c-di-GMP-I riboswitch aptamer from a Nitrospiria bacterium, 97 nucleotides, folded computationally. Taxonomically the source falls in Nitrospiria (Bacteria, Pseudomonadati, Nitrospirota). The model forms 95% of the base pairs in the Rfam consensus. The sequence was found by an Rfam model in a public genome assembly. Model confidence (mean pLDDT): 87 of 100.

RNA sequence: UAGCGACAAAGGCAAACUACCUGAGAGGGUAGGACGCAAAGCCACUGGUCCACGCGGCCGCAGCACCACACGGCCGAUGGAUAGCAGGGUUACCGAA
Numbered sequence: 001u002a003g004c005g006a007c008a009a010a011g012g013c014a015a016a017c018u019a020c021c022u023g024a025g026a027g028g029g030u031a032g033g034a035c036g037c038a039a040a041g042c043c044a045c046u047g048g049u050c051c052a053c054g055c056g057g058c059c060g061c062a063g064c065a066c067c068a069c070a071c072g073g074c075c076g077a078u079g080g081a082u083a084g085c086a087g088g089g090u091u092a093c094c095g096a097a
Stems, first nucleotide, its partner, number of pairs: 004095002012037002017032006035084001041090003045087003048082005055076006
C1' cells in the first nucleotide's frame, strides 16, 4: 500500500416504536429508544422498490344534445424518495489470524 475482519482495544452509528416539527405524498428533521451495522460515513452514477401536488392523455360524472370547469379513476411524461435494497464511486478508526 492492497486485501481481510477477531468473543481484541478505544470509540461510533441507530431499525421498529413513541412524541413534536415538516412535506401533496413516498419521506425527512429533532428527542427518546436499540433491531442491527466494519463503512448503517458521504455521493442518486446504474439497477430495484416506493410516491404523484402540479402537467398531459383517456374514461366516469353526462340517457335530451353539444362543450367545458370542478370532482373521481386509470395511464403517461416528468419530478421526487430510499445510501439501513443491491452494485458502483469516494473518504476513514483499530490490527489478531